The RNA shown here (transfer RNA) has 72 nucleotides and comes from Hanseniaspora uvarum DSM 2768. Rfam family: tRNA. The same sequence occurs in records of 7 taxa. The sequence is in RNAcentral, with records from ENA and Rfam.
């Protein structure tokens, strides 16, 4: 110094143009003596940033950040 890769909720991850979801963990409530499990509701997201194409962007485009890897 090139080049790929990966950033979506506390965490782990899905979502390839109509605008965000599962697990889990959090919170209340049932169950039960009572505690785990279980079952029900339910709360959390400027989709790393900035622009830019489109009517419409988490998704496409350019560029920057931060972590991974490969190449000299």
């Nucleotide at each position: 110094a090139g080049c790929g890769g990966u950033g979506u909720a506390g965490c782990g991850c899905a979502g390839u143009g109509g605008a965000a979801g599962c697990g889990u963990a959090g919170u209340g409530g049932g169950c039960u003596c009572a505690u785990a499990a279980c079952c029900c509701a339910u709360u959390g997201g400027u989709c790393g940033g900035u622009g830019g194409a489109u009517c419409g962007a988490a998704a496409c485009c350019a560029c920057c950040c931060a972590c991974c890897g490969c190449u000299a």